Annotation: Predicted 3D model of a 166-nucleotide RNA (Lysine riboswitch aptamer).

[in-house]
RNA sequence: GAAAGAGAUAGAGGCGCGGCUGACAAGAGUACGCACGGCAUACGCCAGACAGCGUGUGCGGAAAGGGGAUGCCGCCGAGGGAUUGACCGUGUGUCUGCGUGGUCAUUGCCCGGGCCGGGGGAGAACAUCCGUCGGACUGUCACGGUUGUGGAGCGCUAUCGAAAAG
Numbered sequence: 001g002a003a004a005g006a007g008a009u010a011g012a013g014g015c016g017c018g019g020c021u022g023a024c025a026a027g028a029g030u031a032c033g034c035a036c037g038g039c040a041u042a043c044g045c046c047a048g049a050c051a052g053c054g055u056g057u058g059c060g061g062a063a064a065g066g067g068g069a070u071g072c073c074g075c076c077g078a079g080g081g082a083u084u085g086a087c088c089g090u091g092u093g094u095c096u097g098c099g100u101g102g103u104c105a106u107u108g109c110c111c112g113g114g115c116c117g118g119g120g121g122a123g124a125a126c127a128u129c130c131g132u133c134g135g136a137c138u139g140u141c142a143c144g145g146u147u148g149u150g151g152a153g154c155g156c157u158a159u160c161g162a163a164a165a166g
Stems, first nucleotide, its partner, number of pairs: 007160005014076001016075005024067001032060005042055004046097006079111003082107001084105008112138002115135004120130003140151004
């Protein structure tokens, strides 16, 4: 010791992300209980077989999963999704299938961020959540040079800076 620079620390984006809390709404006048009634080759309970239960009226009447104002905490690949695996549930029971939810882990995978709209999935749901497509917005960098185009967080900004080269 210019340029460059592995790495380290700090930081920014904003209707930013996650966790906990949680009045309350919904679930639902449902499940279920009790009383009285009904009693069927019917219909319903994912499909098939067998079995079981239910079906009307009255009275009483939940809960879980899902959501949630607010407050607090941790944060800025925050985090989310997908894949694969294990485990635990669930659709009346058993068997054989099929579907579906959750938890944990996984990975040379996808996504800068939220918002609005279309359609799809989860869900009891018009709640809420998750993909996907479109739109404008926004932070950032590059190009360009006057308001456009393009990229991706393995990014960007600040500070420090090993080794190598000279």